Predicted 3D model of an 89-nucleotide RNA (c-di-GMP-I riboswitch aptamer) from Thermosediminibacter oceani. RNAcentral records the identical sequence in 2 taxa. The organism belongs to Thermosediminibacter, within Bacteria. RNAcentral holds the sequence, with entries from Rfam and Ribocentre. Model confidence (mean pLDDT): 80 of 100. Of the family's consensus pairs, 94% are formed in the model.
C1' cells in the first nucleotide's frame, strides 16, 4: 500500500431522561446517565435528497387562531465526500 472483515486486544462514542444557562422554536452546548453505534454513531448542512422548527414574510381570520414558506436546524435518516484505529490474509 491491498482486499475482506469485528473473532481478539486496546478502546471510543454516548439515546432516552435528567439538571444548567440558551434559542422564537427545532435544536445545540455543558453536567449527570447509558441505548445503542462493528468499523467511522469521526469530520463535511457550500453533494443533492429527506426530516423537523416557523422568528421574520405572504394569505386568510379578526376571541387571539389557521396555512404556507428556511434563510434556522437534525451527520445517531439513508445515499455521497474526506480522514483515522486494529488485527487477518
Nucleotide at each position: 500500500c491491498a482486499g475482506a472483515g469485528a473473532a481478539a486486544a486496546g478502546g471510543g462514542u454516548a439515546a432516552a431522561c435528567u439538571c444548567a444557562a440558551u434559542g422564537a422554536a427545532a435544536g445545540g452546548u455543558a453536567g449527570g446517565g447509558g441505548u445503542g453505534c462493528a468499523a467511522a454513531a469521526g469530520c463535511c448542512a457550500u453533494a443533492g435528497g429527506g426530516u423537523c422548527u416557523a422568528a421574520g414574510g405572504u394569505g386568510c381570520a379578526u376571541u387571539u387562531a389557521c396555512a404556507u414558506u428556511a434563510u434556522a436546524a437534525c451527520a445517531g435518516c439513508a445515499u455521497g465526500g474526506c480522514u483515522g484505529c486494529c488485527g487477518c490474509u